[in-house]
Formats: sequence, structure tokens, C1' cells
RNA sequence: CCAGACGGCUGGACGGCCGCCCCACACGGCAACGUGGGGGGAGGAAAGUCCGGGCUCCACGGAAGCACGGUGCCGGAUAACGUCCGGCGGGGGUGACCCUAGGGAAAGUGCCACAGAAAGCAAACCGCCUGCUCGGCCCCAAAGGCCCAGCCGGUAAGGGUGAAAGGGUGCGGUAAGAGCGCACCGCGGACCCGGCAACGGGAACGGCACGGCAAACCCCACCGGGAGCAAGACCAAAUAGGGGCGACAGCGUCCGGCUUUACCGCCGGGCCCAAACGCGCUUUCGCGUAGUCGCCCGGGUCGGUCGCGUGAGGCGUUCGGUAACGAACGUCCCAGAUGAAUGGUCGUCACCAUGGGAAACCAUGGGACAGAACCCGGCUUACAGGCCGUCUGGCGCA
Repeated sequence: CCAGACGGCUGGACGGCCGCCCCACACGGCAACGUGGGGGGAGGAAAGUCCGGGCUCCACGGAAGCACGGUGCCGGAUAACGUCCGGCGGGGGUGACCCUAGGGAAAGUGCCACAGAAAGCAAACCGCCUGCUCGGCCCCAAAGGCCCAGCCGGUAAGGGUGAAAGGGUGCGGUAAGAGCGCACCGCGGACCCGGCAACGGGAACGGCACGGCAAACCCCACCGGGAGCAAGACCAAAUAGGGGCGACAGCGUCCGGCUUUACCGCCGGGCCCAAACGCGCUUUCGCGUAGUCGCCCGGGUCGGUCGCGUGAGGCGUUCGGUAACGAACGUCCCAGAUGAAUGGUCGUCACCAUGGGAAACCAUGGGACAGAACCCGGCUUACAGGCCGUCUGGCGCA
């Protein structure tokens, strides 16, 4: 210098003017409220709502179990997790490094398409080989050899099918072959060593049994009660339902006058829509039903208040730990809207692109993804541009 791997940060800055939401303060005001100055006001993902929790309500004796769902190498972190950290096994890369749902297939059931003879019981299509039979050729003939076909067997080298064919390579062996024998590799169950463990290493033994699939049922271990801030709590209209009491032609009620301590009483005037039915022998009396009016109570709705931000909180230092993370100390208070604030505009500078210029510089244009709604920890997805660190491979120079 080129190519690459991994990790982290950032996501324009400052100012003027005009506005918006929240908080506490001062002054004025009985209050409603007004004025003034002050403080705070979106993100790294606020997103998807996928996983885990806090919180709330509901259900429920505890524990265990059943069913269903989830997780799944080992150890650790954590409030918890399907997250994170460290490690192991497997795969990829020259390498930095990356990927990996990776428990159990000698508990049982099931499946293994197509092709192929055969897919779990093992089996034999083309082959290879011994033997027998017929025939042909070499040969004068015989013996012998070669070839073709058929039959009875042996075999699993080689071919072929398949994702997969009952270990692999080599030597020996054999009629041909075969773990049939041997060596190495693989595999298996015990053993020894290292490691908390996953697992790794070792020498001997076993001739090889036990194919694959559990992201098929299943088995094993662990976890899980349900619904969610539209949770939930409180205050509480109008209208219409519900409940209670009272009045409904009279001993009514209101106003004025007389009298009286006052009530009562007397006189005059005003007002009372509709006013029904049944029972009590009858009534101007009583009870009930319906209705009308008035008052009260109660539930719901509209609306409002709380929940609602001091929290598994942020930052810094030190210590423990490889790390995730934890502890101690110090310090800070940092959005809370509810048709839903966090905006608009102007200027200066920075950045990028284009054009001009020898240069300083000038002109024009541009600014990703996105936007809280109970909160927190993760995961996933989106993202213009910029910056930093560690490491790998190659080339060059000293």
C1' cells in the first nucleotide's frame, strides 16, 4: 500500500425570533385565573410485539401428579429468559475468524419417496468361480486349452440403483471371494490419566454387532395458573330505566286582613292538567293497583382524577472475576402527552455532491431509518454518512 476479519462509537453544532407539553417558585387575586422569571422535554432502534420479568386484577389449601405447551452439549451470569459470557464437539476458511435446535435410535411404535434384485427380514440384477450337460474352435486323434448356452451350487471383489446397500484402505488368503487372517484407521463396552463438566488423551481387548430419521410419535431432564394499563382504583352529569317515601278536590295550598305571645280560629282573594279501577254493606273513611307530580337513594354511560415515573435508574472511581457480571463509595434527578406536546423560521459554521478557480475561495444543491404512550431486560428488523481500535493474508522497502 492492497485485500479482508472482528469489536466499539456517532447519527450535525451554536445563536436570534415566534410557538407547544410538563414541573416547582414569586407576585396579584376569595377563587377561577393572570403576569413574571427558572428547570426539563424522543431513539439507537422510541419499530416488530417475538421471548423473559415487574406491576394489576381474576382463579386457586400446600405439595406431588395428569394433560397441554416450551426449552434441550457443558459450566457460569442474571429478577428471569429461547438472552449473554466462557468452554466442548461437528462443519467451513491459507488465516484473522465464521456457522452450528448439538439430550436419548441396545424402551416401544412408525417412516425410509423415486430408482433398484434388495431399504432392515437382509438380498443377488449384471458379474466372478467350482462342478455337470449340450455345442463350437485349436488338434490327425487323445489329453489339454479356449469360447457360447443351460442347470445345481458358492460368492459379495467389480458394475449398476439410491440420500443411504450390513465398516474403510492395503497385504495375505482363496476355485472365486469374504474380518476368513493380519496391519493401520474407524467403531464398541469396560479400564487408566486430565478436566467441576461437556469432553480430550492412552494402552490393551472385541472381528464388527448396534443403518438413517426424534424440526415423526415417543422417552428423559428442567420450566410454565389465566388475562392484561382498554390491567385496575376513585369521583361523577343530562336523559332514560330501577328502588323508596309523600301528595293527588281537601282538616288542601298560597297571599292579604282581623284576632292571638304563638298555634288555632274567622273573613276576602288566587291556584290545583288528567284524576281511573278493585275490595272492605255504605260514605266526604280505609286499603290496594295503575297513573301523574315532587323529593331522596342506587347502578351504568359521557366526562374527570389516580395508576404515571426514584427506577432490577444514569454517570464516575476503585475492587473481585478471563468474561458475562457483581460489590463498595461518590454524584445526578433526567419527557409524561391522552386526538395526543417535543415544532416553525432566519443566520453563522461544519460535512457531502456538482460546477468555476493556479490556489485561497466562490456559487448551487443535499441531509438515512424513524418518532415515546405503564415500566424494565433481551432478541429481531430498518438505517445516508462519518470516526476509532484490535487482528489476519499478500506485496514492496529498510
The prediction has a mean pLDDT of 77.
Predicted 3D model of a 398-nucleotide RNA (Bacterial RNase P class A) from Magnetospirillum sulfuroxidans.
It is recorded under the gene name rnpB.
Of the family's consensus pairs, 95% are formed in the model.